Predicted 3D model of a 72-nucleotide RNA (transfer RNA) from an archaeon.
Its Rfam family is "tRNA". The family's RNA type in Rfam is transfer RNA. Rfam describes the family as follows. Transfer RNA (tRNA) molecules are approximately 80 nucleotides in length. Its family is annotated with triplet codon-amino acid adaptor activity in the Gene Ontology.
Model confidence (mean pLDDT): 81 of 100.
RNA sequence: GCGUGAGUAAUUCAAUGGCUAGAAUGCCGGCCUUCCAAGCCGAUAAUCCGGGUUCGAAUCCCGGCUCGCGCA
Numbered sequence: 001g002c003g004u005g006a007g008u009a010a011u012u013c014a015a016u017g018g019c020u021a022g023a024a025u026g027c028c029g030g031c032c033u034u035c036c037a038a039g040c041c042g043a044u045a046a047u048c049c050g051g052g053u054u055c056g057a058a059u060c061c062c063g064g065c066u067c068g069c070g071c072a
Base pairs, nucleotide, nucleotide: 001071002070003069004068005067006066007065010025011024012023013022018055026044028042029041030040031039048064049063050062051061052060
């Protein structure tokens, strides 16, 4: 350089174009316990960036950035 895949809570992953973006783990608070752990309940928190298409975009299209893989 060319091709290809990925980018979403702190982390790991979901999400037929209909979103009020979900779960697990973590952090925080509460319950329970003599205390801790475990368990239960609650709260916290996210779509890489810029355009386009569409009534509606995390999702489709174009460009950029970063990372992985292959080729040279």